This is a predicted structure of a 1415-nucleotide RNA (small-subunit ribosomal RNA) from a metagenome. It matches the Rfam family "Bacterial small subunit ribosomal RNA". The sequence is in RNAcentral, with records from SILVA.
RNA sequence: AGAGUUUGAUCCUGGCUCAGGACGAACGCUGGCGGCGUGGAUAAGGCAUGCAAGUCGAACGCGAACGGAAUAACUAAUUCGUUAGUAAUUCCUAGUAGAGUGGCGAACGGGUGAGUAACACGUGGAUAACAUACCUUUCAGUGGGGAAUAACAUCGGGAAACUGAUGCUAAUACCGCAGAUGUCAAAACAUUGAUUUUGAUUUGACUAAAGGGGGGGCUCCUUUGGGACCUUCCGCUGAUAGAUUGGUCCGCGUCCCAUUAGCUCGUUGGUGGGGUAAUGGCCUACCAAGGCAACGAUGGGUAGCCGGCCUGAGAGGGUGUCCGGCCACACUGGGAUUGAGAUACGGCCCAGACUCCUUCGGGAGGCAGCAGUCGAGAAUCUUCCACAAUGUACGAAAGUAUGAUGGAGCGACGCCGCGUGUGUGAUGACGGCUUUAUGAGUUGUAAAACACUGUCAGAGGGGAAGAACCAGCGUACAAUUAAUACGUGUACGCUCUGACGUACCCUCAGAGGAAGCUCCGGCUAACUCCGUGCCAGCAGCCGCGGUAAUACGGAGGGAGCAAGCGUUGUCCGGAAUCAUUGGGCGUAAAGAGCACGUAGGCGGUUCAGUAAGUCGAGUGUGAAAUCUCAUGGCUUAACUGUGAAACUGCGUUCGAAACUACUGAACUUGAGUACUGGAGAGGUAUGCGGAAUUCCUGGUGUAGCGGUGGAAUGCGUGGAUAUCAGGAAGAACACCGGUGGCGAAGGCGGCAUACUGGCCAAGUACUGACGCUGAGGUGCGAAAGCGUGGGGAGCGAACGGGAUUAGAUACCCCGGUAGUCCACGCUGUAAACGAUGGGUACUAGGUUUUGGAGGUCUCAACCCCUUCGAGCCGCAGCUAACGCAUUAAGUACCCCGCCUGGGAGUACGGUCGCAAGGCUGAAACUCAAAGGAAUUGACGGGGGCCCGCACAAGCGGUGGAGCAUGUGCUUUAAUUCGAUGCAACGCGAAGAACCUUACCAGGGUAUGACAUGUGAGCUUCGACCUUCGGGGAGAGGAUAAUCUUGUGAAAGCAGGACGAAUCACACAGGUGUUGCAUGGCUGUCGUCAGCUCGUGUCGUGAGAUGUUGGGUUAAGUCCCGCAACGAGCGCAACCCUUGCUGUUAGUUACCAUCGGGUAAUGCCGGGGACUCUAGCAGGACUGCCGGUGAUAAACCGGAGGAAGGUGGGGAUGAUGUCAAGUCAUUAUGACCCUUUACACCCUGGGCUAACCACGUGCUACAAUGGUCGGUACAAAGGGGAGCAAUACCGCGAGGUGGAGCAAACCCCAUAAAGCCGGCCUCAGUACGGAUUGCAGUCUGCAACUCGACUGCAUGAAGCUGGAAUCGCUAGUAAUCGUGGAUCAGCAUGCCACGGUGAAUACGUUCCCGGGCCUC
Repeated sequence: AGAGUUUGAUCCUGGCUCAGGACGAACGCUGGCGGCGUGGAUAAGGCAUGCAAGUCGAACGCGAACGGAAUAACUAAUUCGUUAGUAAUUCCUAGUAGAGUGGCGAACGGGUGAGUAACACGUGGAUAACAUACCUUUCAGUGGGGAAUAACAUCGGGAAACUGAUGCUAAUACCGCAGAUGUCAAAACAUUGAUUUUGAUUUGACUAAAGGGGGGGCUCCUUUGGGACCUUCCGCUGAUAGAUUGGUCCGCGUCCCAUUAGCUCGUUGGUGGGGUAAUGGCCUACCAAGGCAACGAUGGGUAGCCGGCCUGAGAGGGUGUCCGGCCACACUGGGAUUGAGAUACGGCCCAGACUCCUUCGGGAGGCAGCAGUCGAGAAUCUUCCACAAUGUACGAAAGUAUGAUGGAGCGACGCCGCGUGUGUGAUGACGGCUUUAUGAGUUGUAAAACACUGUCAGAGGGGAAGAACCAGCGUACAAUUAAUACGUGUACGCUCUGACGUACCCUCAGAGGAAGCUCCGGCUAACUCCGUGCCAGCAGCCGCGGUAAUACGGAGGGAGCAAGCGUUGUCCGGAAUCAUUGGGCGUAAAGAGCACGUAGGCGGUUCAGUAAGUCGAGUGUGAAAUCUCAUGGCUUAACUGUGAAACUGCGUUCGAAACUACUGAACUUGAGUACUGGAGAGGUAUGCGGAAUUCCUGGUGUAGCGGUGGAAUGCGUGGAUAUCAGGAAGAACACCGGUGGCGAAGGCGGCAUACUGGCCAAGUACUGACGCUGAGGUGCGAAAGCGUGGGGAGCGAACGGGAUUAGAUACCCCGGUAGUCCACGCUGUAAACGAUGGGUACUAGGUUUUGGAGGUCUCAACCCCUUCGAGCCGCAGCUAACGCAUUAAGUACCCCGCCUGGGAGUACGGUCGCAAGGCUGAAACUCAAAGGAAUUGACGGGGGCCCGCACAAGCGGUGGAGCAUGUGCUUUAAUUCGAUGCAACGCGAAGAACCUUACCAGGGUAUGACAUGUGAGCUUCGACCUUCGGGGAGAGGAUAAUCUUGUGAAAGCAGGACGAAUCACACAGGUGUUGCAUGGCUGUCGUCAGCUCGUGUCGUGAGAUGUUGGGUUAAGUCCCGCAACGAGCGCAACCCUUGCUGUUAGUUACCAUCGGGUAAUGCCGGGGACUCUAGCAGGACUGCCGGUGAUAAACCGGAGGAAGGUGGGGAUGAUGUCAAGUCAUUAUGACCCUUUACACCCUGGGCUAACCACGUGCUACAAUGGUCGGUACAAAGGGGAGCAAUACCGCGAGGUGGAGCAAACCCCAUAAAGCCGGCCUCAGUACGGAUUGCAGUCUGCAACUCGACUGCAUGAAGCUGGAAUCGCUAGUAAUCGUGGAUCAGCAUGCCACGGUGAAUACGUUCCCGGGCCUC
């Protein structure tokens, strides 16, 4: 110090969220030790039990008992000494315990924060308006009397608490008398500016006291105990001063709500009186009518206040726990008494609620003291020890009391410190995890192992400080005193006092007893595997999860902090996100519709004065603690001691006088007034005018008018519309008229008159700051609307009708009421907009104004200059950008209004209004955004330009029929799977009877149908054939034998190699899933002309420019221009084919010439001319000419040419889009199945089902035809498990047979339409051929499910096809046949080939698709 999140991306505005710190905390997991702190925040809820305030015998009277001792008596026993017991007396216990009178204290200390918005608190003052026990200082006094009463005793009442009567008694208890320096009143004097000041004087009235203690002492008395007196100590009384502590008053400060705006009758003041320690309406009587309030009274809500604490750079914001100061309260409310002090936490009285006791009559109680308990709660401790220390009360003191306090206990609640080991140690161990897996990486020097150390905890020893007092004893001195005595004080020495119970030190043993928590997608440090599969779950924000999740859960690994770590909650920060420091308001939220003006705020020039603000210096205060700094003490730190600084404040004294303010005097430039002119739809009232519309009357006139995109409703023969004349009425004012004028805004438009507001110009005179803004307030304020009364031509909400439409409560049409108009009154709002408040000053210009005024110069006008308006462009500057820019949104100052997501300008309340409604104006809840400007692309039934069989113009189809084929749906054991708008559907499939085949039923196999490798055994075998079986897979049996080495004559034996089999193991296998994990391939936009880059430039940026523009092209093709200059992928060309020519070469092709031959034929010799074949060349390039055009690119026309403007056709498919298609061609990640299979083999079935729907085709419906006969002309292909001729047989499919041909040779192989004839004559036919029957042929192991073909017979629908829709621009469409792949067989499909061979294109408005520019 920032970060994430709005968007495809960008800049801005703006909210939300995070990272930091803190806590009297709570919750989850975990937990070794110590120190210092801290701990009922909720129910000021209720409380059992114990304790928390007593003390003094040196104020006073009374006064036990237990126990012990003694005495005499009696009784019993007796060892005759005495012992035991009973009652009595005395002494000790003891003048003790105890209660009582009295004094002091109990008003402190301790708790809590309910109430309180207040002089309660803080701070600073005042008290000349006051009090103050105990303490200190000083002065004076303490004389002399009296009457009671508690305790106690006796008699009573009552359950108890308690209490009555009678009697006795004391005091430092109580009450008189005397007495005064005191108090009060009066008088006059002095002092003072003056007084309720002070001083002194006089008179009058009123008012005090208490004694006690020990010791010593000259004298006196004595009951011999002592007393009086002197002395001393402690008290008492009155006064004085102080200290301390309080009371009261005042200035300033101190939360939210105006949806609380008025409050107040003891209220405000005065006089008299009362009351108080004291001022005062504090109380009372009378008099006056005041007092408070927008600088927020009154009311409501909330809250103890402060020093401080947390946070923050600070200013601020939040907070008030612990510690300290003040206040308030003590079950709730009220009241007084006592007292120096209380309206009294552990006192009293009354009332109330609650709890308890009770003999039911009546009583008792108050933990917000310390512990503790219940309750409520997320949540907060021991019914501990001690008065040793510090302090307090009492006491002369010892001392007593003290839940204050000092300590301990409990709680990781917080802060701080320490530890849980250290070093060496690589086979980089085992194990885990991961992996590309014969291996490697990581955990990891981590472990083990070796060598050490010993903090803490444990055991055993030792062991502080905190202790100073007081008191006693001793010594010395001082004051007092008659006194060297007593007593007191001071100093020194000795004795005595520790709850806590430790800190610390030494020794021992042993790495032994001591680590967790959170996180790992980004923010934010840290990554992989498995599981899960929008499920389970996570999440602070964005967001993860739908089968390859670094985000869920687990694991391994890692990061962070650490006896803690996370979560939740709250506060500050970040947030300049309420902005004083330090924001904004044209479009993001935000300028009030406009003006006048009150309070307030701000305010021109000069001089003088004052000193309130301001500034300087001094001084008082700002408690301590805290914070900061320095330096000490605990081993360190936390903690703590001391000192300094600070406490930014308030008061006061002195000084300064620039600025602000105030007072006085002046000035003229701000502002205003008068005089002279000027422009104008400025306002109000009255009157007048013409055009138009409608209506009425009359004339002319006849069938329509009107209205619309087209119509209809409507009007019209009862005479409309049209036209002429006359009349009536109301409203509005054409032309002029204009980014022209006026007005504060709303707004204002015929002419005239009257009244009237503002503005401008030029000067001259006058006033002399009179100014600006403006909360409240007041007025004005379009349209619509409301009230009363008029008026009503046109227009016209509502309403009626007609259309349009799927509907049409609309747009269009015909009517039409309120209203629009006038007068008076109300309403008070608008995109009331320049979406821009008012004022003043300053800051480049240019230009316009048929707007105004003036000056200069002119006869006049123009030009020029000044000024007031109204516009445009533009620099600096500003702005997020767009834009604004002397009419600022620039630079500054003054004043006002307003803003902070939606909900919502809503609800409630108030107020205004006749109403409609206006003004004021929230919250709950909810979201992670909402929004502004600009950028890119896409889209638009937006615009411009252009193209395409896109439309149009044509030709032929589909859609209707039958059949073929594919698909959907349905069915089924299965009807395997995929493809699904264009871009699936005669598609994968260039060919399902078995096979194919993936599907179904049944049967079967187990290292497997297929690949590689290993191991085992003294193992078996080495062509095959045959048999069995319900079909096959399969099973069983028999026989016989590869190569090679050694040996042997041979048979054979021994071994090896290769292959096969058996068993076992690795593995095979999968057309199983995911085309949304992929490669590759493909479709599509689209053969459309586009898609980008480098450098430069512009922009805050996304981006732009280039690639846009003017032309042109099939084309981002080319030319020109241009802040761009270049380049790449595409286009084009290069390639193949076809069209022309040349040349080379001629066999199987060809045959002009020459020769030979045949019935005939290039049949033969031969030829290389032609056709043709297939190599190589040539040819076309806008090259030439003319025109158009910017003289360019190019276009148009022409010539020549086989071909002319990319000649025709093909191949060739940019960046990208569709998560397009394909895991079933193949490859491949991951997942899944694996001996009872999702593997493999086999038989049979299915993929061929069949109501229906769709796509693609074939054949037709006929005469441009059908049929019969004859006859002509191709191209391109294929052929060895092949094509097959001649010949013969069959009506035919075909059969027999086999010449020739691995093919320019032979064969398939007759091309068909065509042409020439015959018949048919418009009919469901001599069209059409489906369907069906019978008989056959061929292929094949096999044609039943389920092939093709042939013959005979049968002869369905169909007579040109609704809405809709497809193809095609020339050798094309249409039409005709031919071949090939696949293939045993099977073609209406697909691919290829040639024959015949058209029509039309005006054109680009519209439909579809595409390209460029633009909004």